[in-house]
């Protein structure tokens, strides 16, 4: 080093400006947002040079996978079921890079909400240390 138990602390962001109208952050023009792991030519750094090297950090809302959140069930456990990308370059390779158009957001309340307000001082993918055990 790894695997195992256990403990602690961390673990989601967003309508500015306008327009209709008794009443809209709901509609309409128009802004803004992107949770967690994995993958990746990116960028940085280290090592080294025989080089398309090795190693470390870092890089996707819409590729895979999870978590929340809905449903199902008296509840659980468990199941189901799930939002969303193309085009062009570059290249041996890229739905990851570049450059352009696009698209997508549980569940209740309210004038129809991804952004408000609740359920929620909850959960929680997982991250980061401590300790012990094995090795």
């Nucleotide at each position: 080093a790894u695997u195992c138990a256990u403990c602690u602390u961390c673990g989601g962001g967003g309508c500015a400006g306008g327009g209709u109208g008794u009443g809209a952050u709901u509609c309409c023009c128009u802004a803004c947002c992107g949770g967690c792991g994995g993958u990746a030519a990116u960028u940085g750094g280290a090592c080294g040079u025989u080089a398309u090297g090795u190693c470390c950090a870092u890089a996707a809302g819409c590729c895979c996978g999870c978590g929340a959140g809905c449903c199902g069930u008296a509840a659980a456990a468990c199941g189901c079921a799930g939002g969303a990308u193309u085009u062009g370059g570059u290249g041996a390779g890229a739905u990851u890079c570049c450059a352009a158009a696009g698209c997508c957001g549980a569940c209740a309340g309210u004038a129809u909400a991804g952004u408000c307000u609740g359920g929620a001082u909850g959960g929680g993918a997982g991250a980061a240390g401590g300790u012990g055990a094995a090795g």
The RNA shown here (FMN riboswitch aptamer (RFN element)) has 135 nucleotides and comes from Planococcus glaciei. Rfam family: FMN riboswitch aptamer (RFN element). Rfam describes the family as follows. The RFN element is a highly conserved domain that is found frequently in the 5'-untranslated regions of prokaryotic mRNAs that encode for flavin mononucleotide (FMN) biosynthesis and transport proteins.